[in-house]
Overview
Predicted 3D model of an 85-nucleotide RNA (c-di-GMP-I riboswitch aptamer) from Sulfuritalea sp. Rfam family: c-di-GMP-I riboswitch aptamer. Its family is annotated with cyclic-di-GMP binding in the Gene Ontology. It was read from a public genome assembly, where an Rfam model found it. Taxonomically the source falls in Sulfuritalea (Bacteria, Pseudomonadota, Nitrosomonadales, Sterolibacteriaceae).
RNA sequence: AUCCGAUAAGGGCAACCCUCGCCGAAAGCUGGGGACGCAAAGUUCCGAUCCAAGGGUGCAGACCUAUGAUCGAGGGACUGCCGGG
Numbered sequence: 001a002u003c004c005g006a007u008a009a010g011g012g013c014a015a016c017c018c019u020c021g022c023c024g025a026a027a028g029c030u031g032g033g034g035a036c037g038c039a040a041a042g043u044u045c046c047g048a049u050c051c052a053a054g055g056g057u058g059c060a061g062a063c064c065u066a067u068g069a070u071c072g073a074g075g076g077a078c079u080g081c082c083g084g085g
Stems, first nucleotide, its partner, number of pairs: 002085004012038002016034004021029001023028001036072001042078005047071004054065004
């Protein structure tokens, strides 16, 4: 430098469920308990999806819009623990 995760150790994250409300206009989210799983289930970009406070259009029903979110479907870039070849 590159490839691998069979073995061992210490940690990390966590679908989903229950609970709570410290947050939000909503989508969603923080904390606590358990837990399927994950070696990038770390960061970021593309992309996809959700919501529409504010703004815009409309007589109206309504529609459009992210500066708000989610991604454990997919792809790119950068970084990274332990062990082994």
Overview:
The prediction has a mean pLDDT of 79.